[in-house]
RNA sequence: UUGAGUUUGAUCCUGGCUCAGGACGAACGCUGGCGGCGUGCCUAACACAUGCAAGUCGAGCGGAGAUUAGCGAAUAAUUAUAUUAUUUGCGAAGUCUUAGCGGCGGACGGGUGAGUAACGCGUGAGUAACCUACCUGUCAGAGGGGGAUAACACAUCGAAAGGUGUGCUAAUACCGCAUAACGUAUAUAUAACGCAUGUUGUAUAUACCAAAGGGAAUAACCGCUGACAGAUGGACUCGCGUCCCAUUAGCUAGUUGGUAGGGUAACGGCCUACCAAGGCGACGAUGGGUAGCCGACCUGAGAGGGUGGACGGCCACAUUGGGACUGAGACACGGCCCAGACUCCUACGGGAGGCAGCAGUGGGGAAUAUUGCGCAAUGGGGGGAACCCUGACGCAGCAACGCCGCGUGAAGGAAGAAGGCCUUCGGGUCGUAAACUUUUGUCUUCUGGGAAGAAAGAUGACGGUACCAGAGGAGGAAGCCACGGCUAACUACGUGCCAGCAGCCGCGGUAAUACGUAGGUGGCGAGCGUUGUCCGGAAUUACUGGGUGUAAAGGGUGCGUAGGCGGGUAUAUAAGUCAGAUGUGAAAUACCGAGGCUUAACCUCGGGGCUGCAUUUGAAACUAUAUAUCUUGAGUGCAGGAGAGGAAAGCGGAAUUCCUAGUGUAGCGGUGAAAUGCGUAGAGAUUAGGAGGAACACCAGUGGCGAAGGCGGCUUUCUGGACUGCAACUGACGCUGAGGCACGAAAGCGUGGGGAGCGAACAGGAUUAGAUACCCUGGUAGUCCACGCCGUAAACGAUGGAUACUAGGUGUAGGAGGUAUCGACCCCUUCUGUGCCGGAGUUAACACAAUAAGUAUCCCACCUGGGGAGUACGACCGCAAGGUUGAAACUCAAAGGAAUUGACGGGGGCCCGCACAAGCAGUGGAGUAUGUGGUUUAAUUCGAAGCAACGCGAAGAACCUUACCAGGGCUUGACAUCCGCAGGAUUCUGUAGAGAUACGGAAGUGCCAUUUUGGAACUGCGUGACAGGUGGUGCAUGGUUGUCGUCAGCUCGUGUCGUGAGAUGUUGGGUUAAGUCCCGCAACGAGCGCAACCCUUGUCUUUAGUUGCCAUCAGGUAAUGCUGGGCACUCUAGAGAGACUGCCGGUGACAAACCGGAGGAAGGUGGGGAUGACGUCAAAUCAUCAUGCCCUUUAUGUCCUGGGCUACACACGUGCUACAAUGGCCGGUACAACGGGCUGCGAGCUCGUAAGAGUGAGCGAAUCCCAAUAAGCCGGUCCCAGUUCGGAUUGUGGGCUGCAACUCGCCCACAUGAAGUCGGAGUUGCUAGUAAUCGCGAAUCAGCAUGUCGCGGUGAAUGCGUUCCCGGGCCUUGUACACACCGCCCGUCACACCAUGGGAGUUGGUAAUACCCGAAGCCAGUGAGCUAACCUUUUGGGGGCAGCUGUCGAAGGUAGGACCGAUGACUGGGGUGAAGUCGUAACAAGGUAACCGUA
Repeated sequence: UUGAGUUUGAUCCUGGCUCAGGACGAACGCUGGCGGCGUGCCUAACACAUGCAAGUCGAGCGGAGAUUAGCGAAUAAUUAUAUUAUUUGCGAAGUCUUAGCGGCGGACGGGUGAGUAACGCGUGAGUAACCUACCUGUCAGAGGGGGAUAACACAUCGAAAGGUGUGCUAAUACCGCAUAACGUAUAUAUAACGCAUGUUGUAUAUACCAAAGGGAAUAACCGCUGACAGAUGGACUCGCGUCCCAUUAGCUAGUUGGUAGGGUAACGGCCUACCAAGGCGACGAUGGGUAGCCGACCUGAGAGGGUGGACGGCCACAUUGGGACUGAGACACGGCCCAGACUCCUACGGGAGGCAGCAGUGGGGAAUAUUGCGCAAUGGGGGGAACCCUGACGCAGCAACGCCGCGUGAAGGAAGAAGGCCUUCGGGUCGUAAACUUUUGUCUUCUGGGAAGAAAGAUGACGGUACCAGAGGAGGAAGCCACGGCUAACUACGUGCCAGCAGCCGCGGUAAUACGUAGGUGGCGAGCGUUGUCCGGAAUUACUGGGUGUAAAGGGUGCGUAGGCGGGUAUAUAAGUCAGAUGUGAAAUACCGAGGCUUAACCUCGGGGCUGCAUUUGAAACUAUAUAUCUUGAGUGCAGGAGAGGAAAGCGGAAUUCCUAGUGUAGCGGUGAAAUGCGUAGAGAUUAGGAGGAACACCAGUGGCGAAGGCGGCUUUCUGGACUGCAACUGACGCUGAGGCACGAAAGCGUGGGGAGCGAACAGGAUUAGAUACCCUGGUAGUCCACGCCGUAAACGAUGGAUACUAGGUGUAGGAGGUAUCGACCCCUUCUGUGCCGGAGUUAACACAAUAAGUAUCCCACCUGGGGAGUACGACCGCAAGGUUGAAACUCAAAGGAAUUGACGGGGGCCCGCACAAGCAGUGGAGUAUGUGGUUUAAUUCGAAGCAACGCGAAGAACCUUACCAGGGCUUGACAUCCGCAGGAUUCUGUAGAGAUACGGAAGUGCCAUUUUGGAACUGCGUGACAGGUGGUGCAUGGUUGUCGUCAGCUCGUGUCGUGAGAUGUUGGGUUAAGUCCCGCAACGAGCGCAACCCUUGUCUUUAGUUGCCAUCAGGUAAUGCUGGGCACUCUAGAGAGACUGCCGGUGACAAACCGGAGGAAGGUGGGGAUGACGUCAAAUCAUCAUGCCCUUUAUGUCCUGGGCUACACACGUGCUACAAUGGCCGGUACAACGGGCUGCGAGCUCGUAAGAGUGAGCGAAUCCCAAUAAGCCGGUCCCAGUUCGGAUUGUGGGCUGCAACUCGCCCACAUGAAGUCGGAGUUGCUAGUAAUCGCGAAUCAGCAUGUCGCGGUGAAUGCGUUCCCGGGCCUUGUACACACCGCCCGUCACACCAUGGGAGUUGGUAAUACCCGAAGCCAGUGAGCUAACCUUUUGGGGGCAGCUGUCGAAGGUAGGACCGAUGACUGGGGUGAAGUCGUAACAAGGUAACCGUA
């Protein structure tokens, strides 16, 4: 020492992305009161107008000018002497000014960061290889001379800048001479010392070298010369440290060294000549890119990482490049010369300039200030000083750019005001907030006073500033961002995948806490957000502090170089290491403690620290080094045995194929099925013989050998390694191993052979929608051999090598030893190899576990999100194919590992179900009914859509229903509540109209209370709140329902296991209809389901006995429980009993249970029903109902008439009736049950062929009625046909219901008499009182039933069984699926966009090379021209200068290459995009297992 979000259905891990923090020379958006202290061109080292930024000294010098003391002159005035004033001339050694000569300073101060990867910087040393003006100290000195030259004057050239000539003159300017050592040089002698060259002294000799004056009251004082020291400042050298790229690996000719010389302050190839051939480099030379370095600053727990703005130190630069001069110091920012570019002036001849000083301008840019004041302070230059100069500096101005401080009020104040917003309409909230009352005065405004900063006096830009006092008045002063999670803070409206948001995850498709606005809230606050950059979090480069079996990652394997690491003992050294001391580590900063500004920021003082470097003293354990020694590591030797280890040669048999011959005849072969192919010219089959190539059955084994790749018949030769035993020898000789070298499956390549089988390519046949495949028939390279390449594989144990240690058990291979034995086997011990299981430990888990993935040490290799990509470019290798090395742009928020639960599989196992099978009857064909689709229509209202929509909602559309359409009306409404007014309610009726409706007429005066009157119902009118909606959304909902499925499942508590999701229980062995039960078991229990309880039916008992019943008794009739009577029976409907695997036998595990049996009305759930777990399908329904939101309001509401829902080429579903003789028709005759009935059922009687009509008894029903059951049975007829089957369709005539049967009802009679002769592919129901068949009833309903729901009658067939189809349950397995296989997902093509490679080239830049030209300048040479100081014999000499020449030399030119960019017709792949096209490669056995290398 902090974490969070994001991969998943969930989990753990790996791993990236993102966020919260801090910082800034910042910028942008919105906003903006004050003060203090700081900071302010990061871009164009781009170009600069204007002003200023370095001068000073007259006490160095000669002049010049001004001025007045003084001397005159003139004029005026007056008091007339003279004075005063004015003007003017001369004019000092006085005063003032200063162009020039001269001195000092312009090398400091100030700016900038272009260059520089370097002794540039930092740090520490060295100079025995050096310099230092001014300053300080000490010693010594300054004698005597000389010649010039600016200024100035004159002349002259030029536009100017600026020169030229002649003449005069001074100095602290210049030059000889003298003096001369503690100086310099040389030589000799000698001493001491050191660090290699050497250094420091002493003595002697010789030679050489100095000077300047100024000023003064004469005394100062300021200067001058030589020398030695000091101080300061510099110069050079060295150790160490100092960015990225190896896709930069070789670089170097003054290069490395030597000798000699030159040069410098000084060492040195610094330079030259000669000689030698060196020097640097994987410990990264050279090259390329980038960059000023440091103190420090930011961040961080630290280690680190990033930065180098302000302040301080160093360096470099001054328009670009080069050069020197002067000087103590420069190769010089405001100096000089030359060249280039640019700008300006010009008379065109020529000149001038350099803000990276302070301001300022233009430009660039997202972006950075005043052409301010002052030398008052601090500091600097000059001067003796006064003083002058100073854009250094001190201040002010601008800018919220940063840090710090203050304020925008404070206290009270509930009618919780108004208003806003929300609301469940009650209220809540803004909110004590405001108003209001009281009060304060910081900032502000005004007035007055007024500093310190100035260490003797004078002097203050700031500045009338800070500060103080007084007064006024809450008056002038709050915003910004956010509010889905991370992350503090939520509601409403608008919008409707639009507009938009977004740091990541992600929001938005009509109820958005995520967009926009409002209210509210949160955060910060004169600021707040955004953007950018850096560190942090990130242990996400891991030194501290990571990894590599499967997540990214072990090299294919060995040998071995450098390097790294390395056994025991002893001694020595002291490099590492440890301890002490000394020096240094500048100041500032940071930290701690104090102090000063009212506080803070800021400033000052003190302290510690600065982890470093160097020197020195010591210690000696460890490492190292050296020496000596040891044997256990390693190796050698001797003795053995094992082995598909390697290479070469030879040999062998089986099999395939081919050839020859024989026998023999029609097929063979091949497949899912076929075909191509072979065969009557004789195949296949079989027999014999022969040829040839390749591979070696059995043995054979998680057996052996090898480093890996790999190695398999037998024999021989050559040869490598390992193992065991012995302990003779060597004596650490070892381990690893970057580069390097060698080996290295298959495929492939080259040359030459060989070629039986197999077999890429290719051909044909199939399959298929297609089939460039899978299958089949052929078949070439190849596979084989020799030699040479290639150098890769999922080269895998996905696990580098070595050493040591750490429980066991059990196989197996090769040895050795021991015990025992007559001997062998067995047994025990041990070494080496190879397997399995397993403990600790490890691991994300899976797993590993002495053959480690455990515990440790050493060395090597490799990894750092996915894709792009093992690609591009470059380089190396290769004959080629290609290999090795190996990026970036761009893009995504994941990609991934292990395990979990599901789901799924053309995976497996077990089991069930009318699931199949076995049967019966259907359906699909016909006609018709009904529903649906489609079509049509003004409308054909709406919904339901695989199973699980389709005789469904609808248990019944002529009007109504009705929701639809057309037309006609109404607008507080057809319906509800409230208010006001009027009336009375109510009944009958007329006219118009299609009706709604409109206009009338008549009768009528109610009820309650105590009255005027009020109230309750009621009607009409009016007003607005509202009503209304079968309008939308079933994807906003409640409720209800369907379905899987009456399938046997679904869960929980506690415990246990697991890091966790989860698991266990619930799995397993049996069994069951069943998670039913038993047994076992880290589980033990429990819940919802199953079962049971409930209803019904089947048997019996009992109770009760009317409307039911009638055996016995009695009466009566044509007959009948008709009557008395009875309740026995049937029956009715209450209560009970009964069935529980209870009993017996067998099987089974001594179980559960199953099988069989007995008894029983019924037997293993007796039959049937009701009953539907957790959940699934965004399943159905807003049109049953309810309901949020949206929409509508003279209409999407409501009323009415008519129409439609009934249409009709067609398609589908569900039914009915049939096709007939097991039948139709006619006649006769029998046996039910469930039900319904007063707006009803309706007997009987009459009429009618009938439907029905008339009349009407009885019955609110165990009493009466509907009501007749039908199939059946008994007779008759029909005789296999479109019929005496079938009944559609149509006509005519009737009946019923109803206001009304036209669209559009049902029924009857007569007539008509379609299709249809048992139904293709397919498909449905049913396992017993079932299917099939027969009729009856009910609901709805005025009427309308082939539908629906019920009822009873008659009453079968079959079930071997679970291979298959469908559905389901359990266990297991695989998975890249989780919206869950209707899943996921790959590649081409087409379109759009983006970045990128290649590309004929084009174009620009950089650094070098070679050659040419060659400025300025230094140096060298020359110097016939010129020449003051000195010498001289006066002529010359010496010295110097101009000029000229040469080496070097910038810019420039030419040339060929190198590297880097930009651009380029065209082209290559890549990425991303909406639901494009083609296929289906992968994930399940993915439907041909997948994958790797290669062609």
Background
RNAcentral holds the sequence, with entries from Greengenes. A computed fold for a 1495-nucleotide RNA from an uncultured Eubacteriales bacterium, annotated as small-subunit ribosomal RNA. Rfam family: Bacterial small subunit ribosomal RNA. Rfam links the family to the GO terms ribosome and structural constituent of ribosome. Its mean pLDDT, the model's own confidence on a scale to 100, is 84.